[in-house]
RNA sequence: CGGGAUGUAGCGCAGUUUGGCAGCGCGCCACGUUCGGGACGUGGAGGCCGGAGGUUCAAAUCCUCUCAUCCCGACCA
Repeated sequence: CGGGAUGUAGCGCAGUUUGGCAGCGCGCCACGUUCGGGACGUGGAGGCCGGAGGUUCAAAUCCUCUCAUCCCGACCA
């Protein structure tokens, strides 16, 4: 430098194809069972989808630009 993949809650990941109220597991908080811990059960908090712009009544999802990480190739040796 060229090609490709990934980016969504504290962590790990779905959802994108076919636009229509952002989800799952673990973790966290409260309560209950228990003497307590653990475990289980019930409820709850927490993200605006890497960033910016555009299209649309409506965008995580479509388009453009851009940032970061990873893989392959090229270059160098």
Predicted 3D model of a 77-nucleotide RNA (transfer RNA) from Candidatus Aquicultor secundus.